[in-house]
Context: one part of a larger RNA
RNA sequence: CCCUCCUUAAGGAACUCGGCAAAAUAGCUCUGUAACUUCGGAAGAAAGAGUGCCCAUUGGGCUGCAAUAUCAAGUUCCAAGCAACUGUUUAGCAAAAACACAGGUCUCCGCUAAGUUGCAAGACGACGUAUGGGGGCUGACGCCUGCCCAGUGCUAGUAAGUUAAAGAAGCAGGUCAAGUCUGUUAACGCAGGCUGAAGCUUGUAACUAAAGCCCUAGUGAACGGCGGCCGUAACUAUAACGGUCCUAAGGUAGCGAAAUUCCUUGUCGGGUAAGUUCCGACCCGCACGAAUGGCGUAAUGAUUUGGAAGCUGUCUCAAGGAGGGACUCG
Repeated sequence: CCCUCCUUAAGGAACUCGGCAAAAUAGCUCUGUAACUUCGGAAGAAAGAGUGCCCAUUGGGCUGCAAUAUCAAGUUCCAAGCAACUGUUUAGCAAAAACACAGGUCUCCGCUAAGUUGCAAGACGACGUAUGGGGGCUGACGCCUGCCCAGUGCUAGUAAGUUAAAGAAGCAGGUCAAGUCUGUUAACGCAGGCUGAAGCUUGUAACUAAAGCCCUAGUGAACGGCGGCCGUAACUAUAACGGUCCUAAGGUAGCGAAAUUCCUUGUCGGGUAAGUUCCGACCCGCACGAAUGGCGUAAUGAUUUGGAAGCUGUCUCAAGGAGGGACUCG
C1' cells in the first nucleotide's frame, strides 16, 4: 500500500453528479394515529409507553456457564413527474416512463365462418357459433374526446368515357381444282405464264366484351391535417371590433418554460444566508392538445426529481486497532 472489519473528540452532508457507502430504525404488548380517498385504504401513518432490576403477592423450582456469547429484526415525513395496479423484458453493460393488463372503441366473419398454415390432401380456428372468433388502435377509474372527407385509404353506387383475353361481319395475302396462252414433242406428255372457285392457311379488322380506373356519395377511436397580413378604444399599452388574402378546415375543452421552451438560469412568488435543480403562478406554446388519446386521480413502484427530521468517518481531517495479503529476510 491492497482486501475484509472495529472504534473515534468537536461538528453533522460542509462530501458528492447524487447521502453513493456507512450509520441509524428494528421483536412483542399497550396507547394513539393526519391530509387525501375509488370508503377498501392511506396505516406498522405519525407520535408515545412498557421490556431490566428491586420489593410485595401468586405460581414454579426447570436449564446449566462456554464467551468479549450468538442470531433475528421497519428509518420516517413533505412535495412533484411518469405508469392505474400484481405482472413481463434486452440469458451475458439497460427492469424502466418500455411490454402486458382488465376496461374502451373501430373493423372483418352466418359456419364448408373470417383469418392462419400447407404444392395438395388436410390441420388450426373449434368438437367453438356474434354474450363467439380474427385483426387494428387505446390502456384501471373520473370528467371528456372539438373542426376538416380537398389528398390517400376503405365502403357503397354507377348513366356516359376508357379497357384485356376471347369472339367476329368484312378486307388483304398465300396455297389450290379447273380453264387458258406460249414453247416443245410423231403422240402421250413436259416446261413456263395468266385467270383463279370452294377448302385450308397467314395477317388485319368494324363490332361485342368484366373488374379496375374515371365518375358520384359516405366514412376520422381510417392514414392524416387543424393559416397569414393590416388597422382600430379619450395617457400609454393592448385589441373585444373591422378589412383583406388563402384554405378541405384554420386548434375547441383542458393543459402549458412541460419527459415537449430554442432564446432561457424567461418573469413573479415560495423554500435557502446564498437555489442553472425543485414547488406555485404567468402565457410571448421556436415546435402541447384531445383513444399515435387530453386533463385529473386514491392506491401501488428495487421508477425519476426536490425538500425536511433522525443518523452517521461521506466530509472538515484524519487517527488508532484486528485479521488476511502484498513486501523483506529465511